[in-house]
C1' cells in the first nucleotide's frame, strides 16, 4: 500500500416472521441486522404529476480509453508535481474570442517602464542629455534560460545547446510520446472572476403511489290513505304501515407496495457455566450501484 475478521463453544429464559399440529390454551420445526445497516452526499430503479417541435435561460461535469443500468464511482494509461525508492498527490478542457483583476512593494504588474548601476557625449564640478537591460534591488510573480561571440557599455545582436511556437513523418484506438525541417521567440499569471467549448438535466419522493371502504353529510329514481313498496305469513285472505332501492367520490380504519429479516405499540434481548488477547464503531424500514464518516483487537499478502 491492499485485503479479511469484529470473541468462542454449551445450556436455560424471552422478543418477532413462516409452517405444522391442536376445539382452545398452547406445542413443535425453522429463520432472524452491518462492514458499515450510520451520514443522505451522488447515480438509478419503482411511482405520481408536467411536458407537440425548435430556442434561451438556469445548474452540474471536466486529461484519455474502457467498465457500468447509470454516476461527480471504478480501473488502466497520459501529463503535471513530490520522494533514494517501493509508491503517493492532481478542484487535470479553453487565457492568440472578448471582459474584468493582480492587495503590498516596486521605475515598472501589459503596448507599460528605468531607482541604483554600466557605457558615451558635454561639464573644474554638482549635475545634465543620451545609449542599456548584462549586475543590483522590489515583489507571489519582472517579458525565455545556460554558454560562447560581439559591443563603449549591452542587447537573440550573431552562434550552440535547453526552452517555445509552427510544420512534416513516425508510433499509439485516444490522451500524448519520439523525431526532422522551418522561426529568434510571436507581452505574465488567475476562468474555485465572467466568459467560450463538449457532454449531461423537467419536478416531487414509499408520508411516492394503489385497492377496499364504516358513519355523517350528497345524488337519482320509486313511494305516501285509490293503504302502493316493505313487514308478519309457505300462500291467499287478513293486519301492521312511511319509507325504500341503487349510486359515485372519499374521511377513519384495513390491505397492498414491502421483500427466504420485514415491524408499523415498530422482533434480534438477557442469565449461568468454561476458555481467551476480556471484546471497537455502530443496529434494518421500499430496493439496489457508489461515496464519505466512525470503529478496541486480531489476521493475511
Nucleotide at each position: 500500500a491492499g485485503g479479511c475478521u469484529g470473541a468462542g463453544c454449551a445450556g436455560c429464559c424471552g422478543c418477532g416472521g413462516a409452517g405444522g399440529c391442536g376445539c382452545a390454551a398452547g406445542c413443535c420445526u425453522u429463520c432472524g441486522a452491518g462492514g458499515a445497516a450510520a451520514g443522505u452526499c451522488c447515480g438509478g430503479a419503482c411511482a405520481c404529476c408536467a411536458c407537440a417541435g425548435g430556442g434561451c435561460a438556469a445548474g452540474g461535469u471536466g486529461g484519455u480509453c474502457g467498465g457500468u443500468a447509470a454516476c461527480g464511482c471504478c480501473g488502466a494509461c497520459c501529463c503535471g508535481g513530490g520522494g533514494a525508492g517501493a509508491c503517493c498527490c492532481g478542484c487535470g478542457g479553453g487565457a492568440a474570442a472578448g471582459u474584468g483583476c493582480c492587495a503590498c512593494a516596486g521605475a515598472a504588474a501589459u503596448g507599460a517602464c528605468a531607482c541604483c548601476g554600466c557605457c558615451g557625449g558635454c561639464g573644474c564640478g554638482a549635475g545634465u542629455c543620451g545609449g542599456u537591460a548584462a549586475g543590483g534591488g522590489u515583489g507571489a510573480a519582472a517579458u525565455g534560460g545556460u554558454g560562447c561571440g560581439g559591443u563603449a557599455a549591452g542587447a537573440g545582436c550573431g552562434c550552440a545547446c535547453c526552452g517555445g511556437c509552427g510544420u512534416c513523418g513516425c508510433g499509439g484506438u485516444g490522451a500524448c510520446g519520439c523525431g526532422g525541417c522551418g522561426c529568434g521567440c510571436a507581452a505574465g499569471g488567475c476562468a474555485a472572476a465572467c466568459c467560450c467549448c463538449a457532454c449531461c438535466u423537467g419536478g416531487u419522493g414509499c408520508a411516492a403511489g394503489g385497492c377496499c371502504g364504516a358513519g355523517c353529510a350528497g345524488g337519482a329514481c320509486c313511494g305516501c290513505u285509490u293503504g302502493u313498496a316493505g313487514g308478519c305469513g309457505a300462500c291467499c285472505c287478513g293486519u301492521c304501515g312511511a319509507g325504500g332501492u341503487c349510486c359515485a367520490g372519499g374521511u377513519a380504519g384495513g390491505c397492498c407496495g414491502c421483500u427466504c429479516a420485514g415491524a408499523u405499540g415498530g422482533a434480534u434481548g438477557g442469565c449461568u457455566g468454561c476458555u481467551c488477547u476480556c471484546g471497537a464503531c455502530a443496529a434494518a424500514a421500499u430496493c439496489c450501484g457508489g461515496c464519505u464518516u466512525a470503529c478496541a483487537g486480531g489476521c493475511c499478502u
Molecule: Bacterial RNase P class A
Organism: soil metagenome